[in-house]
RNA sequence: UAAUUUAAUUUAGCGCCUGGACAGAUUCAUUUCUGUUGACGAGGUCUAAAGUUAUCGAAAUAUUCGGCGGAUGCUUUAGUGGCUUGCUUAGGUCAUUAGUAUUAAUAAAAAAACUAGCAGUGAUGCUAUAACAAAAUUUAAUACACUAAGUUUU
Repeated sequence: UAAUUUAAUUUAGCGCCUGGACAGAUUCAUUUCUGUUGACGAGGUCUAAAGUUAUCGAAAUAUUCGGCGGAUGCUUUAGUGGCUUGCUUAGGUCAUUAGUAUUAAUAAAAAAACUAGCAGUGAUGCUAUAACAAAAUUUAAUACACUAAGUUUU
């Protein structure tokens, strides 16, 4: 350095279930036991700490209710980095596609539901076919911002 094997970790709108709801069995009795369900995708991470009920729409209207944990959101502080004048420092603004705002345009969603199949006594789960978003991003236009000091030919 390469190959093989084993183990661990990460891959996070994600995981879990002591409530509720639902199913089966059981009981004098929701009593007891065993199960099922409990968020559909889009988008999203410079590093550390703190705070915070962390973005967007889809479906449904009887539970996507309720609770716990975690988390790429937002805010503040410090650091690092980009731009702002060649360099340095300070300030400003942002986060590696590394100024802000407005307007316009831009490809693709998945599930539920329906149909069919499979598994299960059942609640329900899995698979297959097609349809339907919004935000953000990006692009273009417009407006605003693009500072100060030091250094000297980069």
Molecule: glmS glucosamine-6-phosphate activated ribozyme aptamer